[in-house]
RNA sequence: UCAGGUGGCCAGGCGACCGCGGGGCGCGAGCCUCGAGGAAAGUCCGGGCUCCAUGGCGGCAGGGUGCCGGGUAACGCCCGGCCAGCGCGAGCUGCGGGAAAGCGCCACAGAGAACAACCGCCCCCCUUGGCGGGGGGUAAGGGUGAAAAGGUGCGGUAAAAGCGCACCGCCGGGCCAGCAAUGGCGCGGGCAUAGGCAAGCCCCACCCGGAGCAAGACCGAAUAGGGACGGCGCGUGGCAACACAGGUCCGCCGCCAGGCUGAGCCGUCCGGGUUGGUUGCAGGAGCGCCCUCGCAAGAGGACGCCCGAGAUGAAUGGUCGUCCAGCGGGCCGUGAGGCCCCCGACAGAACCCGGCUUACCGGCCGCCUGACGCC
Numbered sequence: 001u002c003a004g005g006u007g008g009c010c011a012g013g014c015g016a017c018c019g020c021g022g023g024g025c026g027c028g029a030g031c032c033u034c035g036a037g038g039a040a041a042g043u044c045c046g047g048g049c050u051c052c053a054u055g056g057c058g059g060c061a062g063g064g065u066g067c068c069g070g071g072u073a074a075c076g077c078c079c080g081g082c083c084a085g086c087g088c089g090a091g092c093u094g095c096g097g098g099a100a101a102g103c104g105c106c107a108c109a110g111a112g113a114a115c116a117a118c119c120g121c122c123c124c125c126c127u128u129g130g131c132g133g134g135g136g137g138u139a140a141g142g143g144u145g146a147a148a149a150g151g152u153g154c155g156g157u158a159a160a161a162g163c164g165c166a167c168c169g170c171c172g173g174g175c176c177a178g179c180a181a182u183g184g185c186g187c188g189g190g191c192a193u194a195g196g197c198a199a200g201c202c203c204c205a206c207c208c209g210g211a212g213c214a215a216g217a218c219c220g221a222a223u224a225g226g227g228a229c230g231g232c233g234c235g236u237g238g239c240a241a242c243a244c245a246g247g248u249c250c251g252c253c254g255c256c257a258g259g260c261u262g263a264g265c266c267g268u269c270c271g272g273g274u275u276g277g278u279u280g281c282a283g284g285a286g287c288g289c290c291c292u293c294g295c296a297a298g299a300g301g302a303c304g305c306c307c308g309a310g311a312u313g314a315a316u317g318g319u320c321g322u323c324c325a326g327c328g329g330g331c332c333g334u335g336a337g338g339c340c341c342c343c344g345a346c347a348g349a350a351c352c353c354g355g356c357u358u359a360c361c362g363g364c365c366g367c368c369u370g371a372c373g374c375c
Stems, first nucleotide, its partner, number of pairs: 001371010012323007020035006037346001041357002044355005049212004062208005067081005082096001083094004097203002102201002104197003118142002120138007150168006169191001170189003174185004216279004226270007235244003251260003286305003290301004324344001326342001328341005
């Protein structure tokens, strides 16, 4: 210098004017003050808080998690390690328990996918000129397949075969290192009930009550409806619906008159409750900085804090100037450069917090790796 890896940070600054939401002051005009994010997003996990349910323990069903150790309020998150895969490397990736409890599945091809024998090889018999036919042994070699019954080699054999041996693999057990996952080194066993899939059922270990701020609490009209008490009224038949008679009383048409209705009407009080309002609701696993412990995630402690959104059709924006940054476009200049234009993303609180995931114009910093060059 170039190419990469990894961890972290910023997300335009300032000013003027106009505007929006909250709070405070003021009789008022108005003034003062505060006002989004790293993801406020998806709502995928975990908690706080609230209501409901619930004797304790255990179990069944259902759901979740799944190498080991640590962190945490908790987690499916984070940190450190192990193993496997990828990369020259820094590093990256992995739903990473159990297939010697059982069931199920393993497409196509293939003889056979777990009761292997199609071609082949070898031996024997029959027939024979030969081809061929039958019985048996075998699993070297061929063929199929993603996968074929431990692999390679030497011996061995009629041909073969863990049949024997060496190494690798597997199983059992021991020692050493490590908290552990795991690793290393000996020993024993020819290898048996060991092919693969648990992201099919299942088994094992551990975890889990449900619903959610539209939770929940309080205040509470008008109208309608419910209940209690009091006042006035209440024809006949019928349980009632209804029918008949009547026009007394109550009520209504504002009153009189006239009419309607046909068992209620009026008053007081109580309780529920729709719309609405208040609260929950902003001081917290809070922010800044430092010390100690720890590889780290993190833990403990000291000091300081101007506490820094709270809407509910839902505010946090716009214009101009200037500065900054930039992939780019144009012009000028021999050149260093200058001027103009463009561009500054993703997105937006709604009870709060810890994570994960996803989106994002660009820029900055730390550490590390590889290649080349120079000293």
Overview:
Model confidence (mean pLDDT): 76 of 100. A computed fold for a 375-nucleotide RNA from Parvularcula lutaonensis, annotated as Bacterial RNase P class A. The model forms 94% of the base pairs in the Rfam consensus. Its Rfam family is "Bacterial RNase P class A". Rfam classes the family as a ribozyme.